[in-house]
RNA sequence: UCCGCGAUAGCUCAACGGUAGAGCACUCGCCUGUUAAGCGAAUGGUUCUUGGUUCGAAUCCAAGUCGCGGAG
Numbered sequence: 001u002c003c004g005c006g007a008u009a010g011c012u013c014a015a016c017g018g019u020a021g022a023g024c025a026c027u028c029g030c031c032u033g034u035u036a037a038g039c040g041a042a043u044g045g046u047u048c049u050u051g052g053u054u055c056g057a058a059u060c061c062a063a064g065u066c067g068c069g070g071a072g
Stems, first nucleotide, its partner, number of pairs: 001071007010024004018055001027041004048064005
């Protein structure tokens, strides 16, 4: 320098162009002599950035940033 993949909740990851979810963690409640475990509920999002396409974009296109892998 070139090619490919990835970036979404505090963490690990989902989500065929049509209201962005799960597990864990945190908080509250139940249970228990207490804690842990277990059960239930709630909270938590500028989907890396900037543009473009579209009635509508996490999703498609372009450029950029960062990370991983490969080629030279």

Transfer RNA from a Patescibacteria group bacterium, 72 nucleotides, folded computationally.
It matches the Rfam family "tRNA".
RNAcentral records the identical sequence in 2 taxa.